[in-house]
Context: one part of a larger RNA
RNA sequence: CUGGGCGUAAAGCGCGCGUAGGCGGUUUCUUAAGUCUGGGGUGAAAGGUUCAACGCUCAACGUGAACAGUGCCUUGGAUACUGGGAGACUUGAGUCUGGGAGGGGGCAGUGGAAUACCUGGUGUAGCGGUGAAAUGCGUAGAUAUCAGGUGGAACACCGGUGGCGAAGGCGGCUGCCUGGCCUAAGACUGACGCUGAGGUGCGAAAGCGUGGGUAGCGAACGGGAUUAGAUACCCCGGUAGUCCACGCCGUAAACGAUGAGUGCUAGGUGUAGGGGGUAUCGACCCCCCCUGUGCCGUCGCCAACGCAUUAAGCACUCCGCCUGGGGAGUACGGCCGCAAGGUUGAAACUC
Numbered sequence: 001c002u003g004g005g006c007g008u009a010a011a012g013c014g015c016g017c018g019u020a021g022g023c024g025g026u027u028u029c030u031u032a033a034g035u036c037u038g039g040g041g042u043g044a045a046a047g048g049u050u051c052a053a054c055g056c057u058c059a060a061c062g063u064g065a066a067c068a069g070u071g072c073c074u075u076g077g078a079u080a081c082u083g084g085g086a087g088a089c090u091u092g093a094g095u096c097u098g099g100g101a102g103g104g105g106g107c108a109g110u111g112g113a114a115u116a117c118c119u120g121g122u123g124u125a126g127c128g129g130u131g132a133a134a135u136g137c138g139u140a141g142a143u144a145u146c147a148g149g150u151g152g153a154a155c156a157c158c159g160g161u162g163g164c165g166a167a168g169g170c171g172g173c174u175g176c177c178u179g180g181c182c183u184a185a186g187a188c189u190g191a192c193g194c195u196g197a198g199g200u201g202c203g204a205a206a207g208c209g210u211g212g213g214u215a216g217c218g219a220a221c222g223g224g225a226u227u228a229g230a231u232a233c234c235c236c237g238g239u240a241g242u243c244c245a246c247g248c249c250g251u252a253a254a255c256g257a258u259g260a261g262u263g264c265u266a267g268g269u270g271u272a273g274g275g276g277g278u279a280u281c282g283a284c285c286c287c288c289c290c291u292g293u294g295c296c297g298u299c300g301c302c303a304a305c306g307c308a309u310u311a312a313g314c315a316c317u318c319c320g321c322c323u324g325g326g327g328a329g330u331a332c333g334g335c336c337g338c339a340a341g342g343u344u345g346a347a348a349c350u351c
Base pairs, nucleotide, nucleotide: 003323004322005321006320007305008304012319014202015201016200017199021195022194023193025089026088027087028086029085030084031083033082034081035078036077037076038075039074040073041072042071048067049066050065051064053063054062055061092192093189094188095187096186097184098183099182100181104178105177106176107175108174109173110172111155116150117149118148119147120146121145122144126137127136163170164169207248208247209246210245211244212243216242217241221237222236223235224234259318260317261316262315263314264313267296268295269294270293271292272291273290274289275288276287277286300307301306324351325350326349333344334343335342336341
């Protein structure tokens, strides 16, 4: 390289948008680049194949002849398919109108429960904590209880195998701004599509910079226990941090360990959103359709487990990735970063 692969054995980029490129619906005319076919030229020599041709007594070898020579150039032709040009179409894609669900995103405001602290009242000797204790708190009046206040963070019930989002993720309530999706019936545009190397944006937690904030929790740290020891598990404290604004970082078991798109392929059952029918005063019930999300399961697939119209089935297009274990996601170099580090990513050696 080819081949074979990528749910769990090595292997799907964390996720989007999108450039080049690759691939691309129905139909008419045209062109003839690809494609197919015929002719001509070329395809040096050596080498190859063939020869009861010739020369060494034969052969090897040498000489000769004929042929072949994927290819290239040129020319005539063919037009099914691919491509180019022109036109048409509507089923792919999109736009418009009505209706709809939603923790989708951003900003501002606001509510109650609880914890903590502060002030005051009642009240007195304990409280707290554990396996048991102790450190700790408390006669300077704690714990408990009542009233008032301050402040930060998170939003019980609803809540769901439920919803939304491309992913990360998103949950009290209200307003403003804003993205996507679903559905009904038509109308419109007319292939405008799919994928996507580079590129670019988003991206949990932790971490970093500047400023703020700090109730609870709590790495580090201190103390009490436990223990042979106990740099732990348990307990009492507690700083960064957790929160906010702005700017970085760019990672993850970023998981469905399953890339994106399209078409096709038994059923059964639940649930969420919308629509239609039946029925009706209306609703419920019942039936059907579209969209999403679960469970079970046939064919098929699979090494098995299992997957099974939300495929890991049958096919097509495009991208990414794998190629024995260790060394190693290391070294070196490049790029990025304030740093931490990230990304790209070997070899010797060894089994």

This is a predicted structure of a 351-nucleotide part of an RNA (small-subunit ribosomal RNA, central domain) from an uncultured bacterium. The full RNA is in RNAcentral, with records from ENA and SILVA.